[in-house]
Order: sequence, then C1' cells, then structure tokens
RNA sequence: CGAAUCCUUCGGGGCUGGGUGAAAAUCCCGACCGGCGGUGAUGGAGAGAGAAAGACCUCCUCAGUCCGUGACCCGCGCAAGCGGUGGAUCCGGUGAAACUCCGGGGCCGACAGUGAAAGUCUGGAUGGGAGAAGGAUGUA
Repeated sequence: CGAAUCCUUCGGGGCUGGGUGAAAAUCCCGACCGGCGGUGAUGGAGAGAGAAAGACCUCCUCAGUCCGUGACCCGCGCAAGCGGUGGAUCCGGUGAAACUCCGGGGCCGACAGUGAAAGUCUGGAUGGGAGAAGGAUGUA
C1' cells in the first nucleotide's frame, strides 16, 4: 500500500402573479424544480516542454429526457433476499468525434387524499434508498 470486516455521519427540489368559477396552488395563461453511478471534445487549475500559442498529461467540473439505477408498485419467501415493472429529445451550429458543448424549440414526472382533475399542496416520510465522505482493524 492493500482484499475483507466493523463503525459514524451525510444523502430531493419546485406555482409568488393573473383568468374562469359557488369552490381550483389540481383547469387555462404564466412561473418554478430535476436523486444516484457512468459516459462526456464545456469550463477551471496545475506541471512538464516550448519564444509563445495550441495540443498532450494530471486533477476538479459539465446530461431531468444517452446507458444503468434508487424510491413507489406487483409476485415469491418466516426473514434476509430474488424476480418483474419503473416517464420524457429533437433541430441548427462548431468540430475528427456531441441526443452531453453553444443557440433554439419540445417533452416527462409513482401511489393515496383533497367542496374541481396535482411533478410543486397534504400523507405514508423525523421513513427508506441508489450512493457519498470519514474513521478503525487489516489477509495474501
């Protein structure tokens, strides 16, 4: 240094305004939000080299809709757990390469409840979890 084990902590955001109406944060106009891991020609920093720039190298950073996944839900099981299901993207530009950058326009968002239909209110949830950080011990 290091497999594995144990422990601790962290781990989800969002309608202010207007219209209709007896009543709407649920309809209409408009507004706002985007878990986790991966990929990532975006941006930043550093170092080497060099006259300098660019490129190369290392690190950080860059996708709600690309890949996978968590929760919810269904089935099996005493349980641990296993299986299933699990929404949505195009165009143009640049370029060797982009569904990720730049510009523009779309689209999506569980279940239950609620004098009116919910991504944003209330509830399960002071929950759970993908995972992340730190610490301890430490085989080969």